[in-house]
Molecule: c-di-GMP-I riboswitch aptamer
Organism: Gorillibacterium sp.
RNA sequence: GUAAGAAUUUGGCACAACCGUGGAAACGCGGCGUCGCAAAGCUUUAGGGGCUACAGCUUUAAGCCAAGCCAGCCAGCUGCCUGG
Numbered sequence: 001g002u003a004a005g006a007a008u009u010u011g012g013c014a015c016a017a018c019c020g021u022g023g024a025a026a027c028g029c030g031g032c033g034u035c036g037c038a039a040a041g042c043u044u045u046a047g048g049g050g051c052u053a054c055a056g057c058u059u060u061a062a063g064c065c066a067a068g069c070c071a072g073c074c075a076g077c078u079g080c081c082u083g084g
Base pairs, nucleotide, nucleotide: 004082005081012037013036018031019030020029021028022027035072041077042076043075047074048073049070050069051068056064057063058062
């Protein structure tokens, strides 16, 4: 240095629920909370996959539709520590 891993060190983030708020919704933001995470750090029209469907289209069962949303789904990029 690389791989690998959380043994060690500094620590970090914060699921769901609840409260407030934005949104048609998915979901986001803030507070609270702490399920978990060795990247749960960053990145989405232009890597894949999933969710919603205001408007629109087609039709009256609803279906289709994303440059809307999810990175704590996979993925890409980057980083702390270094016993074995």